[in-house]
Context: one part of a larger RNA
RNA sequence: GGACGAACGCUGGCGGCGUGCCUAACACAUGCAAGUCGAGCGGAGGUGGUGGAAGGCUUAAGCUUGAAGCCACCUUAGCGGCGGACGGGUGAGUAACACGUAGGCAACCUACCCACCACACGGGGAUAGCCCUGGGAAACCGGGGGUAAUACCCGAUACCUUUGCUGGUUGCAUGACUAGCAAAGAAAGCUGCCUGUGAGGGUGGCGGUGGUGGAUGGGCCUGCGGCCCAUCAGCUAGUUGGUGAGGUAACGGCUCACCAAGGCGACGACGGGUAGCCGGCCUGAGAGGGUGUACGGCCACACUGGGACUGGGACACGGCCCAGACUCCUACGGGAGGCAGCAGUGGGGAAUCUUGGGCAAUGGGGGAAACCCUGACCCAGCGACGCCGCGUGGGGGAAGAAGGCCUUCGGGUUGUAAACCCCUGUCACCGGGGAAGAGAGAGGACGGUACCUGGGGAGGAAGCCCCGGCUAACUACGUGCCAGCAGCCGCGGUAAUACGUAGGGGGCGAGCGUUGUCC
Numbered sequence: 001g002g003a004c005g006a007a008c009g010c011u012g013g014c015g016g017c018g019u020g021c022c023u024a025a026c027a028c029a030u031g032c033a034a035g036u037c038g039a040g041c042g043g044a045g046g047u048g049g050u051g052g053a054a055g056g057c058u059u060a061a062g063c064u065u066g067a068a069g070c071c072a073c074c075u076u077a078g079c080g081g082c083g084g085a086c087g088g089g090u091g092a093g094u095a096a097c098a099c100g101u102a103g104g105c106a107a108c109c110u111a112c113c114c115a116c117c118a119c120a121c122g123g124g125g126a127u128a129g130c131c132c133u134g135g136g137a138a139a140c141c142g143g144g145g146g147u148a149a150u151a152c153c154c155g156a157u158a159c160c161u162u163u164g165c166u167g168g169u170u171g172c173a174u175g176a177c178u179a180g181c182a183a184a185g186a187a188a189g190c191u192g193c194c195u196g197u198g199a200g201g202g203u204g205g206c207g208g209u210g211g212u213g214g215a216u217g218g219g220c221c222u223g224c225g226g227c228c229c230a231u232c233a234g235c236u237a238g239u240u241g242g243u244g245a246g247g248u249a250a251c252g253g254c255u256c257a258c259c260a261a262g263g264c265g266a267c268g269a270c271g272g273g274u275a276g277c278c279g280g281c282c283u284g285a286g287a288g289g290g291u292g293u294a295c296g297g298c299c300a301c302a303c304u305g306g307g308a309c310u311g312g313g314a315c316a317c318g319g320c321c322c323a324g325a326c327u328c329c330u331a332c333g334g335g336a337g338g339c340a341g342c343a344g345u346g347g348g349g350a351a352u353c354u355u356g357g358g359c360a361a362u363g364g365g366g367g368a369a370a371c372c373c374u375g376a377c378c379c380a381g382c383g384a385c386g387c388c389g390c391g392u393g394g395g396g397g398a399a400g401a402a403g404g405c406c407u408u409c410g411g412g413u414u415g416u417a418a419a420c421c422c423c424u425g426u427c428a429c430c431g432g433g434g435a436a437g438a439g440a441g442a443g444g445a446c447g448g449u450a451c452c453u454g455g456g457g458a459g460g461a462a463g464c465c466c467c468g469g470c471u472a473a474c475u476a477c478g479u480g481c482c483a484g485c486a487g488c489c490g491c492g493g494u495a496a497u498a499c500g501u502a503g504g505g506g507g508c509g510a511g512c513g514u515u516g517u518c519c
Stems, first nucleotide, its partner, number of pairs: 001519004006515005013390006019383002021348001026346003030343003035082003040079002043076008054065004089301003099225007108218002113214007121155004130145006160185011189206007227273003234264003239261008276298004280291004303324005326337004354380001356379003362376001363374004393423004403414004427460001429455005437446001463508005468489003474503005484491002
């Protein structure tokens, strides 16, 4: 000199864009943050229509109240499907194939999406909801009855797939490809329109099953690379390798049985400390050094520890089970909870924000769609925390007011500074108009914002640090090694440009200084 997620002191007008718990991965009140589909299913409730049982009045005609059934629409607890593995947070752990980079898998998976091929036939038994009923304070749990499906099961078929056997082709190879044979393996319907008295038929859409290829996402393996301590020197029993088996989507000591006795290490094993890694960012002429906040990629974690279930995908932040600590409810028998999501609270700290608006845009989930959900996101709010822009007025105005300060008492200086005169109108303020962002149409949180325009009127808007040398800027008074200053050298003990105040001056300016950290 530059830089900062900064803090502290004094000061503070406006706007734009960014940015804001670095400490206790401490504990959390409250609200919200993941749902959706009634075009998968049977119900329940509501409204309307149709319908007319039974009843009432009446001699009758009729009038009235209107049940069941059926239809339409709306709502939806439950079963079922898809999503909840994304998105969002945090950096505790991790020195590791975690990350970066370059490759490999003849050792692998991939829901939804795209292309193509083939198919969807026949049958069955349940179970929620519901009804009856029991237990419990609750959370909830049990018994009986009955019911539906794109839920579940069985059978058929098999282009094909898997496994086995045989043959062929091929590769450096564990193998790959191919033909035949054998065995095994599927499925689900819903709906629009047309037609029909109806049963049904036709056609379209959305789905379903098997398979191949693609796309996307992932899994695994290998070389290389990036911290400190040798006052850690030896480490290792699933340890190193083999055979076989199990397991996995898949290779593998991943796991197990048996066999062998190996494997690693001063090119730093093992142990200890520290730490998420990178793109980047800061600095520097570069080499290098420092750093990893925000944004992007990867990883890890979700009260602590362990475990699996479901699933294409998890060992799963707002799922489940067990144990533990903690908090809460309880009728004392037993239950409930997990903000490192967005806000917010307490606590810690030098220190870090609103319990805001909106799904209008972008993106995501569900749905045929309408649409619903979305604290992702888009906006607004707060903070000079940072960067950038603008303003606090412009011109004229005295050999120069007053006041202040200094003085050799002549004067000097503050100083064109002010007053005063003439103007201007940025910003702020008041009024009028008023967007783009939105697509074929509707729909704008931001927002009556930006922007345009009119109005009045210099009015509402300057401070901070420094002035001994380094280093730009000097006098007076006070003080008297006191009070104090100080980055270094050093100032202060009676004329202090170094302390305090004043006048003056220098520097920067909505900031200026100080502290901390890095180059």